[in-house]
RNA sequence: GCGGGUGUAGUUCAGUGGCAGAAUACGUGCUUCCCAAGCAUGAGACGUGGGUCCGAUUCCCAUCACCCGCUCCA
Numbered sequence: 001g002c003g004g005g006u007g008u009a010g011u012u013c014a015g016u017g018g019c020a021g022a023a024u025a026c027g028u029g030c031u032u033c034c035c036a037a038g039c040a041u042g043a044g045a046c047g048u049g050g051g052u053c054c055g056a057u058u059c060c061c062a063u064c065a066c067c068c069g070c071u072c073c074a
Stems, first nucleotide, its partner, number of pairs: 001070007010024004018054001026042005047063005
């Protein structure tokens, strides 16, 4: 330099053109003498910028970060 993949909650992962979910972690409450466990409840996220569309997390383009392969140089 070329090609491909990934990017969603603190973490690990789903997901779909029409309200974004789970597990775990965290806060609060119940339970307990206390802790843990359990139960209930709450807050928290679509890498960035554009485009298409009535509507984009999803489709298109660019860009950024990370990963893989190829090539060149040293």
This is a predicted structure of a 74-nucleotide RNA (transfer RNA) from a bacterium. The RNAcentral record of the sequence draws on ENA. It matches the Rfam family "tRNA". Rfam describes the family as follows. Transfer RNA (tRNA) molecules are approximately 80 nucleotides in length. Its family is annotated with triplet codon-amino acid adaptor activity in the Gene Ontology.